About this RNA: A computed fold for a 536-nucleotide part of an RNA from an uncultured bacterium, annotated as small-subunit ribosomal RNA, 5' domain. The RNAcentral record of the full RNA draws on ENA and Greengenes. Rfam family: Bacterial small subunit ribosomal RNA.
[in-house]
Context: one part of a larger RNA
RNA sequence: GGACGAACGCUGGCGGCGUGCUUAACACAUGCAAGUCAAGGAGAACGGAUUCUUCGGGAUACUAGUAAACUGGCGAACGGGUGAGUAACACGUAGGUAAUCUACCCUGGAGAUUGGGAUAACCUCGGGAAACCGGAGCUAAUACCGAAUAAUGCAGCGGAUCCUUCGGGAUAUGUUGUUAAAGCGGGCUUUUGCUCGCACUUUAGGAUGAGCCUGCGUCCGAUUAGCUUGUUGGUGAGGUAACGGCUCACCAAGGCUACGAUGCGUAGCUGGUCUGAGAGGACGAUCAGCCACACUGGAACUGAGACACGGUCCAGACUCCUACGGGAGGCAGCAGUCGGGAAUAUUGGUCAAUGGGGGAAACCCUGAACCAGCAACUCCGCGUGAGGGAUGAAGGCCUUCGGGUCGUAAACCUCUGUCAGAAGGGAAGAAAAUGGCCGAGUCGAAUAGGCUCGGUUACUGACGGUACCUUCAAAGGAAGCACCGGCUAACUCCGUGCCAGCAGCCGCGGUAAUACGGAGGGUGCAAGCGUUGUUC
Numbered sequence: 001g002g003a004c005g006a007a008c009g010c011u012g013g014c015g016g017c018g019u020g021c022u023u024a025a026c027a028c029a030u031g032c033a034a035g036u037c038a039a040g041g042a043g044a045a046c047g048g049a050u051u052c053u054u055c056g057g058g059a060u061a062c063u064a065g066u067a068a069a070c071u072g073g074c075g076a077a078c079g080g081g082u083g084a085g086u087a088a089c090a091c092g093u094a095g096g097u098a099a100u101c102u103a104c105c106c107u108g109g110a111g112a113u114u115g116g117g118a119u120a121a122c123c124u125c126g127g128g129a130a131a132c133c134g135g136a137g138c139u140a141a142u143a144c145c146g147a148a149u150a151a152u153g154c155a156g157c158g159g160a161u162c163c164u165u166c167g168g169g170a171u172a173u174g175u176u177g178u179u180a181a182a183g184c185g186g187g188c189u190u191u192u193g194c195u196c197g198c199a200c201u202u203u204a205g206g207a208u209g210a211g212c213c214u215g216c217g218u219c220c221g222a223u224u225a226g227c228u229u230g231u232u233g234g235u236g237a238g239g240u241a242a243c244g245g246c247u248c249a250c251c252a253a254g255g256c257u258a259c260g261a262u263g264c265g266u267a268g269c270u271g272g273u274c275u276g277a278g279a280g281g282a283c284g285a286u287c288a289g290c291c292a293c294a295c296u297g298g299a300a301c302u303g304a305g306a307c308a309c310g311g312u313c314c315a316g317a318c319u320c321c322u323a324c325g326g327g328a329g330g331c332a333g334c335a336g337u338c339g340g341g342a343a344u345a346u347u348g349g350u351c352a353a354u355g356g357g358g359g360a361a362a363c364c365c366u367g368a369a370c371c372a373g374c375a376a377c378u379c380c381g382c383g384u385g386a387g388g389g390a391u392g393a394a395g396g397c398c399u400u401c402g403g404g405u406c407g408u409a410a411a412c413c414u415c416u417g418u419c420a421g422a423a424g425g426g427a428a429g430a431a432a433a434u435g436g437c438c439g440a441g442u443c444g445a446a447u448a449g450g451c452u453c454g455g456u457u458a459c460u461g462a463c464g465g466u467a468c469c470u471u472c473a474a475a476g477g478a479a480g481c482a483c484c485g486g487c488u489a490a491c492u493c494c495g496u497g498c499c500a501g502c503a504g505c506c507g508c509g510g511u512a513a514u515a516c517g518g519a520g521g522g523u524g525c526a527a528g529c530g531u532u533g534u535u536c
Stems, first nucleotide, its partner, number of pairs: 001536004006532005013382004018377001019375002021340001027337002030335003035074003039071002047062001049060004081293003091217007100210002105206007113147004122137001124135004153178006160171004183198006219265001226256003231253008268290004272283004295316005318329004346372001348371003354368001355366004385415004395406004419477001421472005429463001434458010480525005485506003491520005501508002
């Protein structure tokens, strides 16, 4: 000199882009953060209307096949948070997988036949303070289970060609066995047949995502020198999507290490950030990629995918409810609270855009996201006026008492109108999807109907009456902070008297202190200026 997720002191006008618990991975009140659906059965109420009435009330249709539950499908493994652990194939980079999986999506092939038994909701009985649980009865499905049909699928047994890490793999092929399915919504026809859209089954390939393996790189210290028994290898078996001591039985006695094993400490890694001429050094906030974690420890279930932040079970600590028998919970999601701390924000708005989940769609959900609020926390921009104005006014300070200086500074005159203020106008971000109309293509027996495409039209903005523009009035509302002995730009007076104090280093202060405190003046930066901390 530069830098910062900074803090502290004094001060503080406006705007824009960003950023904002670095400490206690401490504990959390409250609300919200993951739902949705042309499958399925069952199915309210309020309300107003009509009607009957013994005036208490009852009935009917609408509300509405709606709400809220229930069965079922898809999603909930994404998105969001944190950095505790981890010195490791965790990460980075280059490869391998002839050792693998991949829901939804895309492109092909083939198919969707025929039956059955349950169960929740519901009704009823009972237990319990509650959480919830048990018994009996009814019912449906794209829920569940048979049978049929199967292949280029899978498994067994064969021979052939081409590759190969010599283990095996790929291709076509013979034979035996084995494995599927579900409807819903439109349309036309009357015959229950055809057809369209979305779903369903199986298979091949793709795309995407993931698993596993390997080479190299990746902090400190030897005042850590030896470490290891599933340990190292083999055979066989089990297990996995998959290779493998991954696990087990048996056999052998190996394997790592001064090129630093093992143990200890510290730490998420990277793209990058800061600095530096570079080499390097330090760091890893925000943004992006990967990893790990979700009160602590362990475990599996479901599923294409988890050993699962807002799922389950067990144990533990803590908190809460309890009728003492037993139960409930997990903010390292967004806000917010306590606490810790030098220190870090609103219990805000909207799904308008972008994206995600569900759905045929309308649409619903989305504390992702987009916005707004708070903070000079960083960076950037603008303003606090401009021109004229000497009698060098008053006043302050200094003085050698002549004067000098603050100083064209002020007053005064003439202007301008940024920002802030007031009034009026007023965006872009919105074009898609969808609906209406028209046309073309395609499926189709069809001038039904559907699908695809094109044209046209309608609708949709949280921010926000914001940005921006115009007008009005008015110099009016807007300057501080540090320093002035040398380094280092900037000097005098008074007070104090080794006191009070200053100080980054050298050092100042003991009666003329440019070094302490005040004043006048000056210098530097400026909505900031200094100090402290860390780093180059």